[in-house]
SAM riboswitch aptamer (S box leader) from a Chloroflexota bacterium, 109 nucleotides, folded computationally. NCBI's taxonomy places the organism under Bacteria, Bacillati, Chloroflexota. Of the family's consensus pairs, 94% are formed in the model. Its mean pLDDT, the model's own confidence on a scale to 100, is 83.
RNA sequence: CUCUUAUCCAGAGUGGCUGAGGGAACGGCCCGAGGACGCCCGGCAACCGGCCCACAUGGGAUACGGUGCCAACGCCGUCAAGCUGCAGCGCGGCUUGAAUCGAUGAGAG
Numbered sequence: 001c002u003c004u005u006a007u008c009c010a011g012a013g014u015g016g017c018u019g020a021g022g023g024a025a026c027g028g029c030c031c032g033a034g035g036a037c038g039c040c041c042g043g044c045a046a047c048c049g050g051c052c053c054a055c056a057u058g059g060g061a062u063a064c065g066g067u068g069c070c071a072a073c074g075c076c077g078u079c080a081a082g083c084u085g086c087a088g089c090g091c092g093g094c095u096u097g098a099a100u101c102g103a104u105g106a107g108a109g
Base pairs, nucleotide, nucleotide: 001109002108003107004106005105006104007103008102013041015040016039017038021031022030023029025078026077027076028075042070043069044068047066048065049064051060052059053058074101079097080096081095082094083093084092085091086090
């Protein structure tokens, strides 16, 4: 980097260092010198391993190890369907679904 698969509306500091951008892209809308982002400490959670039960799938406790995460629903939208508003074959609003977009875990190449 590619493929497969599961999950993505919960949860997580009044700490230290640093010093200007950050929230994937684009359009919005937000966060940020009253210090964002990043690193350390701390924390949340429970995907994988470990432990116990079961023995096809699986279930349970813990948080020991490997990750991950700690503003806003994956912040909202992008695609589609339904309903609906307007003079409008276009635009807007609401609802639902999805992912062909993204993130994370695990497996494989």